[in-house]
This is a predicted structure of a 506-nucleotide part of an RNA (small-subunit ribosomal RNA, 5' domain) from a Cellulomonadaceae bacterium. It matches the Rfam family "Bacterial small subunit ribosomal RNA". Gene Ontology terms of the family: structural constituent of ribosome and ribosome. The prediction has a mean pLDDT of 86. The RNAcentral record of the full RNA draws on SILVA.

Context: one part of a larger RNA
């Protein structure tokens, strides 16, 4: 020179497009971020019509429409945040599983016949300060359990054929034994949805080669430690776990220890080789107050579920309870430092739903901050042998200077009306951003220029004050009475809505 998630100091018109806690994975006040289906089921509320009864106060039923707390389903395992921890199959790349799973979804085949018995909701009791529990009776279902059916699957038995690089693998037939199902809406048709097999998709787990930072002033390390048989477990292989059994395995091609770190696409430098660095965005890992742990499920040992321990906070009637922002605003505190407790589900994208739809701090937008990158503007074009006033001087002069007045002109930006989108892809509806952007008409140079240098390295000088002082400095080095090097002015220099300064990498 470049470069940055920057600070800081001077200053600061305007648009676009990005980016913004790098420190305390430190501690939260409050709102909001996960729901959704009534077309799966029984109640309960409401409101209209309607019959009936009626002490005229209503009640009771039917149909319609809507609201829900419980049971149930599907979703909370994705979206979204942090790098704490991890040197490790975490990551990366290239392979393999004859050792595997995979709800939703496409697609082929085949079924769905017939019974049980709960239990929440409710109701009554009990009993807590509350969180809440318990106990009795009641009642349903696409919840729950038996029976049947078995294309099919699994499993053991024994047979045939084809094939592997090994354990073995596929195919078929055979007799046994295990294993299924639920209904809903509509007048219907017909739709959604259930059960079991196969086969695709997608998406998880396992394994292996090779890469992946510093210290030897860490040199030895290891007892499930290596391996072996047996048995459990796993969706799966496997010392994953167990019993027994051998004495192995790892290491200067750096073990073990120990410091430091999430890994990569990538970003910055650099002609390249390298060299740093791992924010936005993109994959993939780990993590949720901190330590364990199973539970449900297709998938979790589960950020806004559970259950134990812990430390901290809040309530408490002192017996007990309750909580977890490393989601999106905010708050306190750390700090040199880093925003709105905004709007909107119009779009894009997900969850639920048959579908109207509800849901959504994901996103989309707005707001703040020159943090950065880009554009634009603060005027243009005439004007004097050169105004006034500043420095300066040999006192003639010389600059600042077409600079300014002054005349002409423009209208980007700006300021007023008015008008006004695209974004919404199929025949209509819907737009937060927003009356925004652009567009037109008006007005008027008006409202817009600072910063840093000027000794050499570097581009730019004179004057005056200081007098080894007060100060400057990146490096060499200026200041002790004439200082182009310190302050001040004047003029020059260079970049400009920005210039400097630190700090970090090339």
């Nucleotide at each position: 020179g470049g470069a940055c998630g920057a600070a800081c100091g001077c200053u600061g018109g305007c648009g676009g497009c990005g980016u913004g806690c790098c420190u305390a994975a430190c501690a939260c006040a409050u709102g909001c971020a996960a729901g959704u289906c009534g077309a799966g089921c029984g109640g309960g509320g409401a409101a209209a019509g309607u019959a009936c009864c009626u002490u005229c106060g209503g009640g009771u039923g039917c149909u319609u429409u809507u609201c829900u707390a419980g049971c149930g389903g599907c979703g909370g395992a994705c979206g979204g945040g942090u790098g704490a921890g991890u040197a490790a199959c975490g990551c990366g790349u290239g392979a393999g599983c004859a050792a595997u799973c995979u709800g939703u979804c496409c697609u082929u085949c085949a079924c769905a016949g017939g019974g049980g018995g709960a239990u929440a909701a409710c109701a009554c009791a009990u009993u807590g300060a509350a969180a809440g529990a318990u106990g009795u009776g009641c009642u349903a279902a696409u919840a729950c359990c038996g029976c049947a059916u078995g294309a099919g699957a699994c499993c053991a038995c024994g047979g045939u054929g084809c094939u592997g690089a090994g354990u073995g693998g596929c195919a078929c037939a055979g007799g046994g034994g295990u294993c299924a199902a639920a209904g809903g809406a509509g007048c219907a048709a017909u739709c959604c949805g259930g059960u079991g097999a196969g086969g695709g998709g997608u998406g998880a787990g396992c394994u292996c080669g090779c890469g992946u930072c510093c210290g030897a002033u860490u040199a030895g390390c290891u007892a499930g430690u290596u391996g072996g048989u047996g048995a459990g477990g796993u969706a799966a292989c496997g010392g994953c776990c167990c019993a027994c059994c051998a004495a192995g395995g790892c290491g200067a091609c750096g073990a073990u220890c120990g410091g430091u770190a999430g890994c990569c696409g990538g970003c910055c430098u650099g002609a390249g080789a390298g060299g740093g660095c791992g924010a936005u965005c993109g994959g993939c890992c780990a993590c949720a107050c901190u330590g364990g742990a199973a539970c449900u499920g297709a998938g979790a040992c589960a950020c806004g579920g559970u259950c134990c321990a812990g430390a901290c906070u809040c309530c408490u009637a002192c017996g007990g309870g309750a909580g977890g922002c490393a989601g999106c605003a905010g708050u306190g505190g750390g700090g040199a430092a880093u925003a709105u407790u905004g709007g909107g589900c119009a779009a894009u994208g997900g969850g639920g739903g048959a579908a109207a739809c509800c849901c959504u701090g994901a996103c989309c937008c707005a707001g703040c901050a020159a943090c950065g990158c880009c554009g634009c503007g603060u005027g243009a074009g005439g004007g004097a042998a050169g105004a006034a006033g500043g420095c300066u001087u040999u006192c003639g002069g010389g600059u600042c200077g077409u600079a300014a007045a002054c005349c002409u002109u423009u209208g980007u930006c700006c300021u007023a009306u008015g008008u006004g989108a695209a974004g919404a892809g199929a025949a209509g509806a819907a737009g937060a951003c927003g009356g925004u952007a652009g567009c037109a008409u008006a007005g008027g140079a008006g409202g817009a220029a600072g910063c840093c240098c000027c000794g050499g390295c570097u581009a730019a000088c004179u004057a005056c004050g200081u007098g080894c002082c007060a100060g400057c400095a990146g490096c060499c080095g200026c200041g002790g009475u004439a200082a182009u090097a310190c302050g001040u002015a004047g003029g020059g220099g260079g970049c400009g809505a920005g210039c400097g300064u630190u700090g970090u990498c090339c």